[in-house]
RNA sequence: GGGGAUGUGGCUUAGUGGUAGAGCACUUGCCUAGCAUGCAUGAGACCCUAGGUUUGAUCCCUAGCACCACCC
Numbered sequence: 001g002g003g004g005a006u007g008u009g010g011c012u013u014a015g016u017g018g019u020a021g022a023g024c025a026c027u028u029g030c031c032u033a034g035c036a037u038g039c040a041u042g043a044g045a046c047c048c049u050a051g052g053u054u055u056g057a058u059c060c061c062u063a064g065c066a067c068c069a070c071c072c
Stems, first nucleotide, its partner, number of pairs: 001071002004068001006066002010024004018055001026042001028040003048064005
């Protein structure tokens, strides 16, 4: 330099053109003499950034950024 993959709560991830779920972690309560486990409950991401298309974009298109491996 080239073509490609990935980017979603603190972490790991699912997801579909009609404003996003799960597990772990965290808060609160119950349980216990206490801890752990368990049960219930709550908060936390408008989806890497900027444009475009669309009635409507996390999803489609373009560019960029970060990271990954491959080719030279």
Source information:
Transfer RNA from Heterocephalus glaber, 72 nucleotides, folded computationally. The coordinates come from a structure-prediction model, not an experiment, and the mean pLDDT is 82. NCBI's taxonomy places the organism under Eukaryota, Chordata, Tetrapoda, Eutheria, Heterocephalus.